[in-house]
Context: one part of a larger RNA
């Protein structure tokens, strides 16, 4: 020096564990805000740096309900207090709630500065306290409404590029990302100027299929339907106009009125055309709202069956033996693995606020017919057309359909539109006004539950004072860090030592090679002892 074995150091892997995550299901909730939000700053404890709670009434105040012996958060110490006159804790409802922040009296470098008006502090004050004082819109005024925040879902406006086409320009990516506006618990859409094809269907939405089909496409890359069929869910309505009436205004008048306009009320709402109007028949049917009564449900919570002995062990829930309960053998805890030890669980019970639903009569509101057809009405800068765009699966194409920036510009039920150029026939419908539940989308959040999901380099970035420490002028970036033991029983006392370091005894404990640098404790690496080789 090497090798081997043993014993240690070092190191943190591995194993075991789980307080935390991840992904879902069912149910709820789907908003908060000028009665000042979300989010913060600063305070607040006997001692108090952090987190949590709270707000000058400051880890809290009040009432009611529940519960029952302890309590003063995380947080294990000391002191001092509270509590059967019911504390702490739990639930419900209140009070308080500094300053900033939409921030709103004015200003401002957020959490600060400075005012006005009225009142108060016996008077005064350049002092203090209380209230009010922003802007926009509506309104005669009084006053009201709005704003800001919030995870996704939704509608609208505006709208890329990388990329793909193996380059690239039409095209694609994609109406995606990003930005702006707006709304709701959903939104949007929606009761045929629709489809279909000679048979028919009958608002919209969503799913499956049709189908990667028909098509479209530098016919490249790619893009990509619909009808129909099967399901989910189903619900239909209201205006404008004709006509009538009233009021007001204007004009006119022979002062009787008439005409025009506006507002209000009645009327009326469709394709088998309907309505007005005229005639006739009547008072039916159904539904909704409000009120009243009542109820399932509904907070904390109540109660909740049944096991002992021996053995091993530090400890029994283990093993052996003998029992019991079960509408409860879900789960968790307890010194190892517990239906019968504890908390619970099943099945019951309980009730404040609230209360779907049901009933009821009362009130109010809405809702229906038949015949006639001379006249009137049935949405105009609209439909259509031209030019230029956009949307439709459809890139201008034979390009219908929808939409519209510019221009032009109808018809009036014997009307008009559509059926993928266009024409005829036929068929379907009735534009140019509006509303509409459900089936559908999503989850910042609450409750219950689940997992051939993770188990501390994993799973959220975050199991722990985590969006913390730290980095950056800033936008922003962004960690590491879990485990003594069943119980602190956390090592009295002695010794070595300069020692409050460290260690050796003693003691505790099942274990201290579980000693706080604490479960297990691999490898690298470093030693010691012994043996062998050189």
């Nucleotide at each position: 020096a090497g090798c081997a074995u043993a014993u240690g150091g070092g190191g943190a892997a591995u194993u075991c564990c789980u307080u935390g995550g991840c992904u879902c299901u069912c149910a709820g909730a789907g908003g908060c805000g000028a009665u000042g939000a979300a989010g913060g700053a600063c305070g607040u404890g006997a001692u108090a740096a952090g987190c949590u709670g709270c707000g000058a009434u400051a880890a809290g105040c009040u009432a009611c309900g529940g519960u029952u012996a302890g309590u003063g958060g995380c947080a294990c110490a000391u002191a001092c207090a509270c509590u059967a006159u019911g504390a702490c804790c739990c639930g419900u409802a209140g009070a308080u709630u500094u300053c900033c922040g939409a921030a709103u009296g004015g200003g401002g470098a957020a959490a600060c500065c400075c005012a006005a008006u009225a009142g108060a502090u016996u008077g005064a004050a350049g002092a203090u306290c209380u209230a009010u004082u922003a802007c926009a819109c509506c309104g005669a005024a009084a006053g009201g409404u709005g704003a800001g925040c919030a995870a996704a879902c939704c509608c609208g406006g505006a709208g890329a590029a990388c990329u793909g086409a193996a380059a690239c320009a039409u095209c694609u990516a994609a109406g995606u990302a990003c930005c702006c506006g707006g709304a709701g618990g959903a939104a949007a859409a929606g009761a045929a100027a629709a489809c279909a094809a000679u048979u028919g269907u009958g608002a919209u939405u969503c799913c499956a299929u049709u189908a990667g089909u028909a098509g479209u496409g530098g016919c490249g890359a790619g893009c990509g339907a619909a009808a129909g069929u099967g399901g989910a869910a189903c619900a239909g309505c209201c205006c404008a106009a004709a006509c009538u009436a009233u009021u007001u205004a204007u004009g006119u008048u022979u002062c009787g009125g008439c005409a025009u306009a506006a507002a209000u009320a009645g009327g009326g709402u469709u394709g088998u055309a309907g309505g007005a109007c005229c005639a006739u028949a009547a008072c039916a049917u159904u539904u909704g709202a409000u009120g009243c009564u009542u109820u399932a449900u509904g907070a904390a919570c109540u109660a909740g069956a049944a096991u002992c002995u021996a053995c091993u062990g530090g400890a029994a829930a283990g093993u052996a033996g003998a029992a019991c309960c079960a509408c409860a053998g879900a789960g968790g805890g307890u010194g190892a693995c517990a239906g019968u030890c504890c908390c619970g669980u099943a099945a019951a019970g309980g009730u404040a606020a609230a209360g779907a639903g049901a009933g009821u009569u009362a009130u109010c509101a809405a809702u229906a017919g038949u015949g006639g057809u001379a006249u009137c009405c049935u949405g105009a800068g609209u439909a259509g057309c031209g030019c230029g765009g956009g949307g439709c699966a459809c890139g201008u194409g034979a390009a219908a359909c929808c939409u519209u920036g510019c221009g032009u510009g109808a018809a009036u039920u014997u009307g008009c539109c559509a059926g993928g150029a266009c024409c005829a026939u036929c068929u379907g419908g009735u534009a140019a006004g509006g509303c509409u539940a459900a089936a559908u989308a999503c989850u910042c959040c609450u409750g219950a539950g689940a997992g051939a999901c993770c188990g501390a380099u994993a799973g959220u970035g975050a199991a722990c004072u985590a969006g913390u420490a730290c980095c950056g002028u800033g936008a922003g970036g962004g960690a590491a860090a879990g485990g003594u033991g069943a119980a602190a029983a956390g090592a009295a006392c002695c010794c070595u030592g300069a020692a409050u370091a460290a260690g050796g005894g003693a003691g505790u404990g099942a274990a201290a090679u579980a000693g706080a640098a604490c479960a297990u404790g691999a490898a690298a690496c470093c030693a010691u002892a012994u043996g062998c080789u050189u």
This is a predicted structure of a 534-nucleotide part of an RNA (large-subunit ribosomal RNA, domain I) from an uncultured Bacteroidota bacterium. Rfam family: Bacterial large subunit ribosomal RNA.